[in-house]
Source information: A computed fold for a 77-nucleotide RNA from a Candidatus Bipolaricaulota bacterium, annotated as c-di-GMP-I riboswitch aptamer.
């Protein structure tokens, strides 16, 4: 350096709920809070699901739904 396995050691992220704000909505952001997570880092490319228009086309959301791309700590092989 590369491949592979994975513990939650050191750290990291942070569900639901609650509060405030944004949005028609799905949902998002911040605070609080911790269900969990070896990529629960990033990305909306494919699929799924959700919302809005519609019922032809379209727009938006979800990566902690799945797959793929890119990047990455530690320990063992």
């Nucleotide at each position: 350096a590369c491949c592979u396995u994975g513990a939650a050691a050191a750290g990291g992220c942070a569900a639901a709920g609650c509060u405030g704000a944004g949005g028609u909505a799905a949902c998002u952001c911040a605070g609080u809070g911790g269900c969990g997570c070896a990529a629960a880092g990033u990305c909306a490319u494919g699929g799924g699901c959700c919302c809005g228009a519609u019922u032809c086309c379209c727009g938006g959301g979800u990566c902690g739904c799945c797959a793929a791309g890119c990047u990455a700590c530690c320990a063992g092989g």
NCBI's taxonomy places the organism under Bacteria, Bacteria candidate phyla, Candidatus Bipolaricaulota. Its mean pLDDT, the model's own confidence on a scale to 100, is 84.